[in-house]
RNA sequence: CAAACGAAACGGCAAACCUGUGGCAACGCAGGGGCGCAAAGCCAGGGGCCCCUCCCAGUGGAAGGGGUAGCCCAGCUACCGAA
Numbered sequence: 001c002a003a004a005c006g007a008a009a010c011g012g013c014a015a016a017c018c019u020g021u022g023g024c025a026a027c028g029c030a031g032g033g034g035c036g037c038a039a040a041g042c043c044a045g046g047g048g049c050c051c052c053u054c055c056c057a058g059u060g061g062a063a064g065g066g067g068u069a070g071c072c073c074a075g076c077u078a079c080c081g082a083a
Stems, first nucleotide, its partner, number of pairs: 005081002012037002017032006035070001041076002045073003048068006055061002
């Protein structure tokens, strides 16, 4: 120095829930909150899950559109340095 790894420190992020707000909804955003997180940083390409519309031979399935990165994989990037 690099990869792998995750002790410590400086710090970082922020689940449920509450309030406001946008959306038909899933859910997003802002504030409070703090369960957790070493990529809980970015990304919706693949799978999963969820919502909406519509169709069919309707405990389900197809098509179209959308959401989710704190479900997994792929891709991109990054702080610190004990064992």